[in-house]
RNA sequence: GCCCCGAUAGUCUAGAGGCCAAGGACAUCGCCCUUUCGAGGCGGAAACCCGGGUUCAAAUCCCGGUCGGGGCA
Numbered sequence: 001g002c003c004c005c006g007a008u009a010g011u012c013u014a015g016a017g018g019c020c021a022a023g024g025a026c027a028u029c030g031c032c033c034u035u036u037c038g039a040g041g042c043g044g045a046a047a048c049c050c051g052g053g054u055u056c057a058a059a060u061c062c063c064g065g066u067c068g069g070g071g072c073a
Stems, first nucleotide, its partner, number of pairs: 001072007010026004018056001028044005049065005
């Protein structure tokens, strides 16, 4: 330098154009329960890497960038 793959809450992850207000688990916060802790129950907050394009509509498709991983030279 070229090619391929990936980037979604604090962490791990689902998603393949409209079904959805972006779902789940762990963590966290509040309440209940408990003498207390833990476990359990109920509820809350919290995310689409950045910029542009296509489209009536983009986390999803396209282009570029950044970062990470792999391959070739």
Molecule: transfer RNA
Organism: Candidatus Parvarchaeota archaeon